[in-house]
RNA sequence: GAGUUUGAUCCUGGCUCAUAUUGAACGCUGGCGGCAGGCUUAACACAUGCAAGUCGAGCGGUAACAGGGGAAGCUUGCUUCCCGCUGACGAGCGGCGGACGGGUGAGUAAUGCUUAGGAAUCUGCCCAGUAGUGGGGGAUAGCCCGGGGAAACCCGGAUUAAUACCGCAUACGUCCUACGGGUAGAAAGCAGGGGAUCUUCGGACCUUGCGCUAUUGGAUGAGCCUAAGUCGGAUUAGCUAGUUGGUGGGGUAAAGGCCUACCAAGGCGACGAUCCGUAGCUGGUCUGAGAGGAUGAUCAGCCACAUCGGGACUGAGACACGGCCCGAACUCCUACGGGAGGCAGCAGUGGGGAAUAUUGGACAAUGGGGGCAACCCUGAUCCAGCCAUGCCGCGUGUGUGAAGAAGGCUUUCGGGUUGUAAAGCACUUUCAGUAGGGAGGAAAACCUUAUGGUUAAUACCCAUGAGGCUUGACGUUACCUACAGAAGAAGCACCGGCUAACUCCGUGCCAGCAGCCGCGGUAAUACGGAGGGUGCAAGCGUUAAUCGGAAUUACUGGGCGUAAAGCGCGCGUAGGUGGUUUGGUAAGCGAGAUGUGAAAGCCCCGGGCUUAACCUGGGAACGGCAUUUCGAACUGUCAGACUAGAGUGUGGUAGAGGGUAGUGGAAUUUCCUGUGUAGCGGUGAAAUGCGUAGAUAUAGGAAGGAACACCAGUGGCGAAGGCGGCUACCUGGACCAACACUGACACUGAGGUGCGAAAGCGUGGGGAGCAAACAGGAUUAGAUACCCUGGUAGUCCACGCCGUAAACGAUGUCAACUAGCCGUUGGGACUCUUGAAGUCUUAGUGGCGCAGCUAACGCACUAAGUUGACCGCCUGGGGAGUACGGCCGCAAGGUUAAAACUCAAAUGAAUUGACGGGGGCCCGCACAAGCGGUGGAGCAUGUGGUUUAAUUCGACGCAACGCGAAGAACCUUACCUGGCCUUGACAUCCAGAGAACUUUCCAGAGAUGGAUUGGUGCCUUCGGGAACUCUGAGACAGGUGCUGCAUGGCCGUCGUCAGCUCGUGUCGUGAGAUGUUGGGUUAAGUCCCGUAACGAGCGCAACCCCUAUCCCUGGUUGCUAGCAGGUAAUGCUGAGAACUCCAGGGAGACUGCCGGUGACAAACCGGAGGAAGGUGGGGAUGACGUCAGGUCAUCAUGGCCCUUACGGCCAGGGCUACACACGUGCUACAAUGGCCGGUACAAAGGGCAGCGAAGCCGCGAGGUGGAGCGAAUCUCACAAAACCGGUCGUAGUCCGGAUUGCAGUCUGCAACUCGACUGCAUGAAGCUGGAAUCGCUAGUAAUCGUGGAUCAGAAUGCCGCGGUGAAUACGUUCCCGGGCCUUGUACACACCGCCCGUCGCACCAUGGGAGUGGGCUGUACCAGAAGUAGGUAGUCUAACCUUCGGGAGGACGCUUACCACGGUGUGGUUCAUGACUGGGGUGAAGUCGUAACAAGGUAGCCCUAGGGGAACCUGGGGCUGGAUCACCUCCUUU
Repeated sequence: GAGUUUGAUCCUGGCUCAUAUUGAACGCUGGCGGCAGGCUUAACACAUGCAAGUCGAGCGGUAACAGGGGAAGCUUGCUUCCCGCUGACGAGCGGCGGACGGGUGAGUAAUGCUUAGGAAUCUGCCCAGUAGUGGGGGAUAGCCCGGGGAAACCCGGAUUAAUACCGCAUACGUCCUACGGGUAGAAAGCAGGGGAUCUUCGGACCUUGCGCUAUUGGAUGAGCCUAAGUCGGAUUAGCUAGUUGGUGGGGUAAAGGCCUACCAAGGCGACGAUCCGUAGCUGGUCUGAGAGGAUGAUCAGCCACAUCGGGACUGAGACACGGCCCGAACUCCUACGGGAGGCAGCAGUGGGGAAUAUUGGACAAUGGGGGCAACCCUGAUCCAGCCAUGCCGCGUGUGUGAAGAAGGCUUUCGGGUUGUAAAGCACUUUCAGUAGGGAGGAAAACCUUAUGGUUAAUACCCAUGAGGCUUGACGUUACCUACAGAAGAAGCACCGGCUAACUCCGUGCCAGCAGCCGCGGUAAUACGGAGGGUGCAAGCGUUAAUCGGAAUUACUGGGCGUAAAGCGCGCGUAGGUGGUUUGGUAAGCGAGAUGUGAAAGCCCCGGGCUUAACCUGGGAACGGCAUUUCGAACUGUCAGACUAGAGUGUGGUAGAGGGUAGUGGAAUUUCCUGUGUAGCGGUGAAAUGCGUAGAUAUAGGAAGGAACACCAGUGGCGAAGGCGGCUACCUGGACCAACACUGACACUGAGGUGCGAAAGCGUGGGGAGCAAACAGGAUUAGAUACCCUGGUAGUCCACGCCGUAAACGAUGUCAACUAGCCGUUGGGACUCUUGAAGUCUUAGUGGCGCAGCUAACGCACUAAGUUGACCGCCUGGGGAGUACGGCCGCAAGGUUAAAACUCAAAUGAAUUGACGGGGGCCCGCACAAGCGGUGGAGCAUGUGGUUUAAUUCGACGCAACGCGAAGAACCUUACCUGGCCUUGACAUCCAGAGAACUUUCCAGAGAUGGAUUGGUGCCUUCGGGAACUCUGAGACAGGUGCUGCAUGGCCGUCGUCAGCUCGUGUCGUGAGAUGUUGGGUUAAGUCCCGUAACGAGCGCAACCCCUAUCCCUGGUUGCUAGCAGGUAAUGCUGAGAACUCCAGGGAGACUGCCGGUGACAAACCGGAGGAAGGUGGGGAUGACGUCAGGUCAUCAUGGCCCUUACGGCCAGGGCUACACACGUGCUACAAUGGCCGGUACAAAGGGCAGCGAAGCCGCGAGGUGGAGCGAAUCUCACAAAACCGGUCGUAGUCCGGAUUGCAGUCUGCAACUCGACUGCAUGAAGCUGGAAUCGCUAGUAAUCGUGGAUCAGAAUGCCGCGGUGAAUACGUUCCCGGGCCUUGUACACACCGCCCGUCGCACCAUGGGAGUGGGCUGUACCAGAAGUAGGUAGUCUAACCUUCGGGAGGACGCUUACCACGGUGUGGUUCAUGACUGGGGUGAAGUCGUAACAAGGUAGCCCUAGGGGAACCUGGGGCUGGAUCACCUCCUUU
């Protein structure tokens, strides 16, 4: 920086990602070289080899080898023997070294490490200085002899050397001192050379070198001490007996309780002792801008360890990796008696593990040990081998090359892409390969020689130079040259967003992916494959781990009103911080200097490998620590002074501040008495309850307890909790005024301590009312509740506990500063007009508001602003304020306070919607007022269900159900059964044949098959072509198969509701707001006014059609007033154009006029005129959008599926079934009626495969007939209700017509399944319909007939038409739906929402748990190896002394002390496990309820107590983080 909480927003906050890194591992892949690195695990066990020896110039010597000499044998060059003579040298004595080098990190939280210091020390080899190195002695190993043992090894005897050992002499120095002195103490020789001299011929002696002794100093190394720093846990708070100090003594190289005796009682600790857990520390390394965080491989410094535990010896140095002794475990050998061993050295083996190499070469170099040296040893080291483990470098070719090849993939079929990529052509040859050449790492040592030094010396030796002779593991080195040929050399991950990179196929919530969000349920850029692309590249990914991002522990650099977070409130200890001024000091602070801060590393500048990595030189740096000099502003400290902070005194003021005692009236209840009578009480309605034994009511009296109306107020007091009648006493604090005094006495405050509502607990009182629990009555599906009647603890008092609350201003305390205005309480001052006054000031307490702050809301001198001081607290949600442990409590419980596990969120504020059993305003046949229905009956029709071979499919609340279907007997038809066809019933293309077409017959249910007759057409450039038919092959046809949740189009619905938006501007961090809200008004976002808005668009309205009035024009098929003719009659005829009517065009209606209301508006109310009056009535017209609404079966269409079938043809059947349920209708139940007879009046339509007249036949349906009419002419076609007359007389009827029988008519190939109609006969249910529910506001409902579409036929359905023609609307409380404003919200799939708890099932982690088994550890006791120290009866004893007896000294043994392992008892702590048990978490669509979110339907929540299946309920006190209404107060504007 990004992703992720939301519908969207801002914030808070967690989770996740992108970076760098690694001693890594795993997967896939792998050309070369350089430089590095390589058991992080079992400090597990180890076979085998090697890793520490060397010195003969210390010694006695001679086992082996070689040379020489001698002897013997013979085979004359061999064997054997002898000689230490020589080179050398096994074993041994002795010296030096095995304390270095190498490994590992178990232990260790300080006996360690780091930094800086210190004094009381030692230091082999090395360097420098001084002085010595004289003279003696006794042993012992080896060798030899003997013995024991399997071995390891051991014992005895004899003999021998030294630079081994021991005395004596001398003594710089040490120690003691009476300063005169005294005491204890050393030594070793070897080699080279040599002139004199001496000689026992070995040498002495001299000299040189190496040694040796003493001592001083240095260097190096080591030991000790001090200060500071050095992980986590306080759910570890007290620890300590040699402990702390002193004195004496001991001990050490050395200070010291290091040890011991005595004395004192100290020492450490909240600045974290003790205990527990973890851990080697550092230079450095990784990361980071830095500060930090993490880490301690390789390299380097220190420490610790060497199978585990203990111990000392030797030594300069060890308590010793490749030494010793003892104990333990393990392994091995054994003759069973006894022995041996220690890879955390280098290789290597087993084991463990995700995982880490060769049983290599060489001492050539560097270094180490020994040696005079040569030299020897060196798994240190240098090299090589293995491993992409890391870093770095190089290569896998370069140029050209469009026919944009083939192939692949894709496609809209045109193409695109792979792609200049390949091929082809022209070049190059790094690396690898072959061959040849070829540095550097080598300096030394040794030999010869020159000069100088030493010396008596031209020897020896040393220093410097010259010459000579050699020394390379690596190594077939690096490097160079030649040769050949593009020849031998590319993979891995990813491609939904973050994050660079996209398509096809397969799959179908499957298989799978996934770092987070998430993808997959038939069109997946997210799975798998492919093509293409992107990124890195001999590597690439994954996993693990660390830092970063994370300002997400915030020192740099965060917060705490509501997001997590201010202790309930005081007092006060430690601590932190602290007013003005003067002087001193110099701890902090500032400046300079010095020392140190190892090297390496990082950084800078150079240099060397072809470059780089790498190596190397120099510098800087190492933020630090210490010492020292100077300074004195600030802080500290010391001393002095001051008064502004703080406090004291004086005088006043207000107050429900606290405590104790007393007292008052009203009210409730109870009791007594009187009056009085039938109810009272209670509720939404009731009941339980009380009452004729006299209640309630009322009057009087009495008792008792508790609480104090009005005043009363965002008024007062108190630190908070809290405090309210009145009086008295005791008592705390605050404020005001003016002066005086003290002189910083202050602020905060971890621990500590006190106070602390209600409930609760203990003891004793008290008990009127109220009231958990409990009981009863209701409510309810239930009601462990809400409501009612009762009622006990409790509420009250005294004393003692508890210590918690939404203990809240959700805001710690103190101080300073920073615009105003308006109230109110207490005090003071001033002014005048003396008041219920004004102005100023101070201490409180409220409201609004500027700057500023805030995520926003909001806060705003009473800060959440700007600062300072101190304290407390927070770090994702859940688990959980829980478990365990501690402390407190009588108990309830409080306080302190985790983890495992789980989720990717949880939260805050604000926004837009939606919703509310929230509010306000308004509308609608929404209710109400009415009229008529449905729901009951029969039938029709549709649906569900059932049935069936099939009962084809679709539509499902409103908005499916007389719907698609404006009409299923066949057809339709999509369904079923059976029979057939396969380029197909239909389209295009190709080839062949044929005109097309037509007649007849046979088989078959038909499709179809077979046979047969007639017929040769049209155009032509004569090649042929165009229709049409048949045959054949393949491209293809075809599908009412799936997906309406892939779609287009069309439609329904909210809703003909009045809304839905945009541009610019403004406001807001933003989502968004404003406009569109407000005051009026309207049917209307209709219009007016106001207004940070101004305008605009889609909707509304109007424009269109029908209808109502009039006018003009026109006059057939329509009309007929007047005139004329005619008829039985009729506009029938002439004629007319007046009327009706027809169909074209106009007029008319606009709140235009008047009055009133209103704001001078819009508009409304009333009126006039008018055929019509306020959109006149009706229709068409349907905004942005909602419902994944409906339709793939109207049509079109993507994808998928079928292709001798899911396509096509045919026959028959089915869609018409029938215990049932529902919707929509028709007909009725009758007298406002039925039936019979008579009489009258429409409108709008249809008609040629048609309507069909008159006439005739039939009871009738109908038949016959055929005039007229493509229709203002003919026809369907008589309209019916109505009216007049008659009859029926309330009945299952003269109502009603179902059902059934018989007989017919019509349509049609065909009425069986399955049509309509007619006649006769039959005559079912039904007497007005439960709960519930529908339509309608005027030419409407109701009622009456009539026409049409579809249609061969078949309407009670649908769409039209006219006739007759009502009732009612007070009104908006309620139901339903809708609109606007506002409010609450935990909803946004939007209340059909969200969501809580018990119970049941599965899984997971965890607490308790009788216990059980381990680890660690305290304490008491037993025991006591080896060893050291002390003691010493006993045994033994070379050097020295001796008076020769012995002594001194020593060794062994015994013993005491200390002590490892081990044992016994008893505690602590921790881990594992445990029948059973507690809660918690997660899971799929389980069960019961509905606690919360809206007033969530009883407002919610907090503390507490009781109760209940469960959420929860109830009581007491508290909070607003409660909606609504009302009142009061205040503010703003006018």